Glycine riboswitch aptamer from a Gammaproteobacteria bacterium, 91 nucleotides, folded computationally. NCBI's taxonomy places the organism under Bacteria, Pseudomonadati, Pseudomonadota, Gammaproteobacteria. Rfam family: Glycine riboswitch aptamer. Its family is annotated with glycine biosynthetic process in the Gene Ontology. Rfam's curators write: This family represents the bacterial glycine riboswitch. On this family, see Babina et al., MBio 2017: "In Vivo Behavior of the Tandem Glycine Riboswitch in Bacillus subtilis". The model forms 89% of the base pairs in the Rfam consensus. Its mean pLDDT, the model's own confidence on a scale to 100, is 77.
[in-house]
RNA sequence: CUCUGGAGAGACCGGCCCGCAUCAGCGCGGGAACCGGCGCCGAAGGGGCAAGAAGCGCGAGGCUUCGAAACUCUCAGGCAAACGGACAGAG
Numbered sequence: 001c002u003c004u005g006g007a008g009a010g011a012c013c014g015g016c017c018c019g020c021a022u023c024a025g026c027g028c029g030g031g032a033a034c035c036g037g038c039g040c041c042g043a044a045g046g047g048g049c050a051a052g053a054a055g056c057g058c059g060a061g062g063c064u065u066c067g068a069a070a071c072u073c074u075c076a077g078g079c080a081a082a083c084g085g086a087c088a089g090a091g
Stems, first nucleotide, its partner, number of pairs: 001091005010038001012037004016031005039079003045075001046073003052066005
C1' cells in the first nucleotide's frame, strides 16, 4: 500500500429552503448542506496522569522536568445508510 472484519451515541428541536393546499392565514410533506439550541458517544487526531527515571533541595518525604493505555477529558470529530473508523487478520 491492497483486501477482509470492525463498536458507541437524537433520521432530535427551531431557523432556513423546496413542494402541496388556501383568497389569505392556520396546515401537511420533504431536506441530513448551512445557522442556532438542548441531549448524547469515544475507536481519526489532540489534551491529562500512575509506577518509574533524571535534576534541585537537604529533611518537608518537598519542588521541577520527562513519563503509557482500550483509563480519563471531550478541544476536534461523530450520533439512519454511505463515508470515516482505533484495532485485528491475510497478501